[in-house]
Context: one part of a larger RNA
RNA sequence: GCAUUGUUAAGGAACUCGGCAAAAUGACCCCGUAACUUCGGGAGAAGGGGUGCCUGGGGAACCAGGCCGCAGAGAAUAGGUCCAAGCAACUGUUUAGCAAAAACACAGGUCUAUGCGAAACCGAAAGGUGAAGUAUAUGGGCUGACGCCUGCCCGGUGCUGGAAGGUUAAGGGGAGGGCUCAGGGAGUGAUCCCGAAGGUCUGAACUUAAGCCCCAGUAAACGGCGGCCGUAACUAUAACGGUCCUAAGGUAGCGAAAUUCCUUGUCGGGUAAGUUCCGACCCGCACGAAAGGCGUAAUGAUUUGGACGCUGUCUCGACAAUGCACCCG
Numbered sequence: 001g002c003a004u005u006g007u008u009a010a011g012g013a014a015c016u017c018g019g020c021a022a023a024a025u026g027a028c029c030c031c032g033u034a035a036c037u038u039c040g041g042g043a044g045a046a047g048g049g050g051u052g053c054c055u056g057g058g059g060a061a062c063c064a065g066g067c068c069g070c071a072g073a074g075a076a077u078a079g080g081u082c083c084a085a086g087c088a089a090c091u092g093u094u095u096a097g098c099a100a101a102a103a104c105a106c107a108g109g110u111c112u113a114u115g116c117g118a119a120a121c122c123g124a125a126a127g128g129u130g131a132a133g134u135a136u137a138u139g140g141g142c143u144g145a146c147g148c149c150u151g152c153c154c155g156g157u158g159c160u161g162g163a164a165g166g167u168u169a170a171g172g173g174g175a176g177g178g179c180u181c182a183g184g185g186a187g188u189g190a191u192c193c194c195g196a197a198g199g200u201c202u203g204a205a206c207u208u209a210a211g212c213c214c215c216a217g218u219a220a221a222c223g224g225c226g227g228c229c230g231u232a233a234c235u236a237u238a239a240c241g242g243u244c245c246u247a248a249g250g251u252a253g254c255g256a257a258a259u260u261c262c263u264u265g266u267c268g269g270g271u272a273a274g275u276u277c278c279g280a281c282c283c284g285c286a287c288g289a290a291a292g293g294c295g296u297a298a299u300g301a302u303u304u305g306g307a308c309g310c311u312g313u314c315u316c317g318a319c320a321a322u323g324c325a326c327c328c329g
Stems, first nucleotide, its partner, number of pairs: 001324008010315002014313001019310001027051005036041001038145001052067006068072001080308007087300002092104002108143007120129003146295004151225003156222002158218005165213003171207002176202005183194004226244005253287001254284001265281005
C1' cells in the first nucleotide's frame, strides 16, 4: 500500500447518476391498525407494550410475591417502513456466457377456416399428426384479468359472393396458303408456267375455363380519419357563416405523456433553493379507441419522485484484527 473484517466523537445523505454499499428492522405473545377495494384483501399495515430466574396457587395457560444483571428472543439464525406516480392485471417464461424487463406467455375477448377420408401440417407415396377427437371440436390471425367502452370511411389493397357483358390458354376446328410431284403447256435449248391424288409445313373464322375488367358485401381485414376566409356593442375568442377538396375528414376518453420539437411551455404543490416529480391547462411538431382507448384493488429482485428510521456514503478521516505485498534476519 492492497484485500477482507470490526469499531468510531459531532453531524446524519451534506456522498452520488442514483442511499450503490453498509447500517437499521428482525423471533414469539398482547394491544392496535388508514386510504382504497374486485369485499377476498390491503395487513406482519402503521404504531405501541412484554419476554430471565425462584416460590406459591394440584397440572397448562396464567396470576401473585420475591431475586439478579448494563443488558433476559442475553450468543447464532430470523421483515426496514410509509406516501405518490408510470408500465404490466395476476403466478409464470426469456437472451446457457453483459439485458429478467414495460418484452413473451396467460385466463378472457373477437375474427376467420373446417361437416369428418375435416381444415391445417409432415411425407415423391404408402402413411402419419390433427384424433382413437367431431363445431361447447380443431387450426390460424389479432387483442390480452376485471370495469366503462370500442366512433366515421369499402375510394385503394385484400378477402367473400355474383354472373349479364368485355378480354382470355391449351385443346377442338379447319377456310386459305407454302413445298414436293404424275401429267399438261411454251421454248432450238438452258429453262419457265399451270398443276390432280398423296405426303409435308403452315393456318383464319368459329368453339372454350378459371382469372382479370365489371357488380355488390366486408375494417376486432391491410389501412385512412382535411384546408382557407370571415363573423359577437372594449379587447380577445368564435357557438355562427362562406368556400375548396375527400372514401371519410379523429367521435368518447386521455393529453408537454415510456408519445411535446420549440421546452427547464405556463400556473399550482413539494424544497431555503426542484431541467426530475405530482396536480392542472391544451397551442396533440407527431395520442386515440382490440398494432385497442381510458380507469383499476391486488401483485412486481420493474421504472420514477418524496418522507421517516438508520447509518463511515459523506464532512474527513482515524484506529484495530487477519491475509498479501514490502522490510530486517
The part of an RNA shown here (large-subunit ribosomal RNA, domain IV) has 329 nucleotides and comes from a mouse gut metagenome. It matches the Rfam family "Bacterial large subunit ribosomal RNA".